[in-house]
Context: one part of a larger RNA
Molecule: large-subunit ribosomal RNA, domain III
Organism: Cylindrotheca closterium
RNA sequence: GAGUAACGAUAAUGGGGGUGAAAAACCCCCACGCCGGAAGACCAAGGUUUCCUGUCCCAUGCUAAUCAGGGCAGGGUAAGUCGGCCCCUAAGGCGAGGCAGAAAUGCGUAGUCGAUGGGAAACGGAUUAAUAUUUCCGUACUUGUUAUAUCAGUGAAGGGGGACGGAGAAGGUUAUGCUAGCUUGGCGUUGGUUGUCCAAGUGAAAGUGCGUAGGGUUGAAUUUUAGGUAAAUCCGGGAUUCUACAUGCCUGAGACACGAGACGAGUCACUACGGUGACGAAGUAGCAAAUACCCUGCUUCCAGGAAAAGCCUCUAAACUUAUGAUAUAGCGAACCGUACCCCAAACCGACACAGGUGGUCAGGUAGAGAAUACUAAGGCGCUU
Numbered sequence: 001g002a003g004u005a006a007c008g009a010u011a012a013u014g015g016g017g018g019u020g021a022a023a024a025a026c027c028c029c030c031a032c033g034c035c036g037g038a039a040g041a042c043c044a045a046g047g048u049u050u051c052c053u054g055u056c057c058c059a060u061g062c063u064a065a066u067c068a069g070g071g072c073a074g075g076g077u078a079a080g081u082c083g084g085c086c087c088c089u090a091a092g093g094c095g096a097g098g099c100a101g102a103a104a105u106g107c108g109u110a111g112u113c114g115a116u117g118g119g120a121a122a123c124g125g126a127u128u129a130a131u132a133u134u135u136c137c138g139u140a141c142u143u144g145u146u147a148u149a150u151c152a153g154u155g156a157a158g159g160g161g162g163a164c165g166g167a168g169a170a171g172g173u174u175a176u177g178c179u180a181g182c183u184u185g186g187c188g189u190u191g192g193u194u195g196u197c198c199a200a201g202u203g204a205a206a207g208u209g210c211g212u213a214g215g216g217u218u219g220a221a222u223u224u225u226a227g228g229u230a231a232a233u234c235c236g237g238g239a240u241u242c243u244a245c246a247u248g249c250c251u252g253a254g255a256c257a258c259g260a261g262a263c264g265a266g267u268c269a270c271u272a273c274g275g276u277g278a279c280g281a282a283g284u285a286g287c288a289a290a291u292a293c294c295c296u297g298c299u300u301c302c303a304g305g306a307a308a309a310g311c312c313u314c315u316a317a318a319c320u321u322a323u324g325a326u327a328u329a330g331c332g333a334a335c336c337g338u339a340c341c342c343c344a345a346a347c348c349g350a351c352a353c354a355g356g357u358g359g360u361c362a363g364g365u366a367g368a369g370a371a372u373a374c375u376a377a378g379g380c381g382c383u384u
Stems, first nucleotide, its partner, number of pairs: 013031006032381004040361004046341002050339001051075006060068002080141002082337003086119003092113003098107003122139005142333011153319002158313003165301004171294003176288005181202006187195001207258003214251004219242007227235002263283001266279005302305001347356002363375004
C1' cells in the first nucleotide's frame, strides 16, 4: 500500500421466547422465502467412527459462537432367509507333465483360479439417544442330518434343461392417483361462512389355497435302430396303432379367500413439556392408469445374438441294502459385513472448493413428456 481487496453462487430473511459472561448466526415457536426427476429417500464404489450422548471453546470453522463433520470422555453396528463366504463358469490369469530357449524365462495340455453373470429360502408390525428383512411380537419358508414308516435297485464325464439379440405392436393387470361415499374434528379475533362448507383419515405384506386374462402345444402306446467315443429302458432317426385342432396338457400376471391378532384420525389421563400410558371411529365403491408385471411371451429383421453348475432323466464300472424316493418327527444352519456420509462440508479435486462421481424410487395441477412452471412428503435459507 491499507483497515484497502476479499470473506467462495443474488434461495431471504423478520419477530418473540430460551440458554449464556456475551446471541444477526445456537435451541424452541410464529411468519416469509428456496428445491421438489431434487437442493427429497435408498444403495454400490470410496471414506473409516465422521454416527449417538455428555462436556469444553486454546487452536480448526474465511466473522462471533453458548454451535459443530472441532477437543475430551462414554456409548453404538445382533441375520439359516440381505450381501459375501460356498457351488458354477466368462474374458483373462496361473499352470503338473510337455514344447522352446545358453539362461533368465516364454508358450501351453490336464487341471486350478477368476463376477461385472447362473445357483435354496421372509414378510408385516412394534421398538432404541444411536441397529434392525438382523432385536421383539405374529405369521412363514428353505436346506442338511438323524430316527421311524411305506416303497424302490442305486449309481459317472451320455441326454434334456438352464439358455439368453435388436426393433415394433396389441391386450390383460397392478403400483399409484382422482372422485364419490363413510368416519372424526371444526364454525372463524376482519364483512360473510350449519353448508352443494372446511380439514384430516379411509391403509394392510410374505406365505398357503384357488388356477383366471393371456401364451405355447398333438399326445400316448408298441416296436426297431449304422447316431449321442463304450452302455442305456434316456435323447435322436424309422415303422405301426390309437388319439387329435382343444372340455386335454404345459405355462401364466392379477383378482378372490385365509393370513388379520394388529395398525389407525382422534379422545382421555399423567408429564421432568422431551414425551409416556389407556381407549380407539370409518376402514367401501366407481373411474383413470404406467416406462412396473404377464413378457425369457407375440410379430418381425439380419449383423443370427455366453458358458458351466445346481435341477430332471439314462445306463457302464462298482455295490448288494451300504443306496435312493416320499411322508412325519427331532436336531442343526458356522464365519465375515451391517454405525454414518454417499451428486456430498464425510468420496476424487492441497480447502467445510460454484468442478467430477455408477444404480434404484418417481405424488399433485397444467402438459405429448422424466421438458417447463407452481406445489406434496421431505429437506433447506448456501458460516460474515